[in-house]
A computed fold for a 72-nucleotide RNA from a Puniceicoccales bacterium, annotated as transfer RNA. Its Rfam family is "tRNA". The family's RNA type in Rfam is transfer RNA. It was read from a public genome assembly. The coordinates come from a structure-prediction model, not an experiment, and the mean pLDDT is 84.

RNA sequence: GCCAGAGUAGCUCAGCGGUAGAGCAGAGGACUCAUAAGCCUUUGGUCGGCGGUUCGAUUCCGCCCUCUGGCA
Numbered sequence: 001g002c003c004a005g006a007g008u009a010g011c012u013c014a015g016c017g018g019u020a021g022a023g024c025a026g027a028g029g030a031c032u033c034a035u036a037a038g039c040c041u042u043u044g045g046u047c048g049g050c051g052g053u054u055c056g057a058u059u060c061c062g063c064c065c066u067c068u069g070g071c072a
Base pairs, nucleotide, nucleotide: 001071002070003069004068005067006066007065010024011023012022013021018055026042027041028040029039048064049063050062051061052060
């Protein structure tokens, strides 16, 4: 330099045009003599950035940034 993949909650990931979710972590509750585990409830997001398409974009298109793999 060329090609492909990935970027979404503190972490690991799902969602692939129509309300942004799960597990773990955090907070609270109940239980217990007490603690842990397990149970119930709950907080937390500029969906990497800038444009475009669309009634509507996390999702589709273009460019850029970062990371990973392959080729040279």